Notes
This is a predicted structure of a 75-nucleotide RNA (transfer RNA) from Omnitrophica bacterium RIFCSPLOWO2_01_FULL_45_10. The sequence was found in a public genome assembly. It matches the Rfam family "tRNA". Its family is annotated with triplet codon-amino acid adaptor activity in the Gene Ontology.
[in-house]
């Protein structure tokens, strides 16, 4: 330099190929409450995300360009 891949809760990850419902689904991990002498286990509830800007479309996390971060190959 040039091409390839990734970008989602506080971590991890589904879902995007094949656009639309049903809270953006789960698991850990924080809070609260039951249970328990007391933690812990369990059990119930809550918390919380689609990197960013434009485009296409009735409708974009998802499809299409650009941007930026990260990874990787080659020189």
């Nucleotide at each position: 330099g040039u091409c390839c891949c990734c970008a989602u809760c506080g971590u991890c990850u589904a879902g995007u190929c094949u656009g639309g419902u049903c809270u953006a689904g789960g698991a850990c991990a924080c809070g609260a409450g039951a249970u328990u002498u007391u933690c812990a286990u369990u059990c119930u509830c809550g918390c919380g995300a689609c990197u960013c800007c434009g485009g296409u479309u009735c409708a974009a996390a998802u499809c299409c360009g650009g941007a930026u971060g990260g990874g990787g190959a080659c020189g």

Annotation: NCBI's taxonomy places the organism under Bacteria, Pseudomonadati, Candidatus Omnitrophota.